[in-house]
Context: one part of a larger RNA
């Protein structure tokens, strides 16, 4: 001099924008933070109003909690423990693979059966929850049946090859599927005259091909420190033949050989998520990886698996631990590195706020619900940038102050005073953009309702009055600012040379000057 996620000391008016536990991946009170569909499916209330003398009835309402079942919950949000590894970065392979929802095309959804939740009765338990009986559906489960193409097997041609194999074409034979709602019609069907088994729209369901997405899994190469770590290594390295996984592969297992790795650094130990980037720097380079973005890794602490297209699953289940709660002692219950908010640790880091209005998301056929993601407001000079704290004029150069060679210099056109201006503030009126959907009507143009958290906010007018708004460092050299007092190697300063022991521009203090200025120094750290 530049920078900072800063802190610390004085100061301190406003705005815009971003930022804001770096330390104990310390422990957590409390409330939120994943639902959602009734157009899959049995069922199914109260409160309150309303008739009644009551008994009941009707409505609320087939609404609301609860269930079965379906998608979601693998997103999205948060931290950096771990981890020097194909985690990360790139560049390539997968002829070794998946892939729900989506989008294209193709081909289908016939026929039965059988529980089981909710519920009912009975029982155990302090609770947490649990058994046991009876009953019922269903796009939940079961079986049969159809099967072009894909799958399995066994042939048969063709072309490519990395010689492992792969693509097409083509025989035979084997096993594999589905679900329905809702709306409209009444031509067909069938019951009967308006329905639904019928037709028909939609929107689902199964299979099979491609696509898109997303992911798995392998390899070049590339990026930290010690050699006061030199040898390492038995599932170790490779083969066979199996197991397993969507998929290769010693991933896992018999069996066989005896390999493989290392000074081009093995293995050990320290440290640390990686990148885009970010700071610095002429530039090479050197730090560095907050906040936004892409990957990876966790999710009380260690382990394991289930479901599922997708986990070995932050707010899922199981097991063992530590700690916290409850208990009736017999047993439960929980997990903030989500958003906020608490305690502790720290120099240090915030509101127990407002909204789904907009973006996005998940669930619905929609309306529509949920969304502490997000959009706002709070709170902090923590950073950046803007703005103000007035503006012209004013000499007898007042008064005062401080120096004085006592003459006078100097703060200082600064003040006062006189003219003006009104930004920011304060008040009074006015006032949004972000809104695009969405419903209602209509055959369509079209018409009409209607949605804003931030916000009576941004802005715009007017009204008032200089009025409410400047400090912080340093003046010995480095370095830009001098002089008087006061102390007298004391009390102090100091970054470095170094001041200080009686006239100290270097200590306090006072005027003065100097530098920046809503800041200004100091401390840390990096260049």
């Nucleotide at each position: 001099g530049a920078a900072c996620g800063a802190a610390c000391g004085c100061u301190g008016g406003c705005g815009g924008c971003g930022u804001g536990c770096c330390u104990a991946a310390c422990a957590c009170a409390u409330g939120c933070a994943a639902g959602u569909c009734g157009a899959g499916c049995g069922a199914g209330a109260a409160a309150g109003c309303c008739c009644g003398c009551a008994a009941g009835g009707g409505u609320g309402a087939g609404u609301a909690a609860a269930g079965c079942g379906g998608c979601g919950a693998a997103c999205g949000g948060g931290u950096g423990c771990g981890u020097a590894a194909c985690a990360c970065g790139u560049g390539g392979g997968u002829a070794a693979u998946c892939u729900g929802c989506c989008c294209u095309g193709g081909a289908g959804u016939c026929c039965g059966g059988a529980a089981u939740a909710a519920c009912u009765c009975g029982c155990c338990g302090a609770a947490a929850g649990g058994c046991g009986u009876g009953c019922u559906a269903a796009u939940g489960c079961c079986g049969g049946a159809u099967g072009a193409g894909a799958c399995c097997a066994c042939g048969g041609g063709a072309g490519c090859u990395c010689c492992g194999g792969c693509u097409c074409c083509u025989g035979c034979g084997g096993g594999a599927a589905a679900a329905g709602g809702u709306g409209g019609c009444c031509u067909c069907u069938g019951u009967a005259u308006a329905c639904a088994a019928g037709c028909u729209a939609u929107c689902a369901c199964u299979c099979c091909a491609g696509g898109a997405u997303g992911a798995g899994c392998c390899c070049g190469c590339g990026g930290c420190c010690c050699a006061u770590c030199a040898g390492c290594u038995c599932g170790u390295u490779g083969g066979c033949g199996g197991g397993g996984u969507a998929a290769c592969g010693g991933c896992c297992c018999a069996c066989c050989a005896a390999g493989g790795c290392u000074a081009c650094g093995a293995c050990g130990g320290g440290u640390a998520g990686c990148u885009g980037g970010u700071c610095u720097g002429a530039g090479a380079g050197g730090a560095c990886g907050a906040u936004c973005a892409g990957c990876c890794a966790c999710a009380c602490u260690g382990g394991a698996a289930c479901u599922g297209a997708g986990a070995c699953a932050c707010g899922g289940u199981c097991c063992a631990g530590a700690c916290u709660c409850c208990u009736a002692c017999g047993g439960g219950a929980g997990g903030c590195a989500g958003c906020a908010g608490u305690g502790g640790g720290g120099a240090a880091u915030c509101u127990u706020g407002c909204g789904c209005a907009a973006u996005g998301g998940g669930c619905g056929a929609a309306a529509g619900c949920c969304u502490g993601a997000c959009g706002c407001a709070g709170c902090a000079a923590c950073g950046c940038c803007g703005c103000g704290u007035g503006g012209a004029g004013g000499a007898u150069g007042a008064a005062g102050g401080c120096c004085u060679u006592c003459g006078g210099g100097u703060c200082g056109u600064a003040a006062a005073c006189u003219c003006c201006u009104g930004u920011c503030g304060a008040u009074g009126g006015g006032g949004a953009c972000g809104a695009a959907g969405u419903c209602c009507u209509g055959a369509a143009a079209g018409g009409g309702a209607u949605u804003g958290a931030c916000u009576g906010u941004a802005c715009c007018c007017g009204u008032u009055g200089a009025g409410g708004a400047a400090g912080c460092c340093a003046c010995g050299g480095c370095u830009a600012a001098c002089u008087c007092c006061g102390u007298g190697c004391c009390a102090g300063c100091a970054g470095c040379c170094g001041c200080g022991g009686u006239a100290a521009u270097a200590c306090g203090g006072a005027g003065g000057u100097g530098g920046c200025a809503a800041g200004c120094g100091u401390u840390g750290u990096u260049c």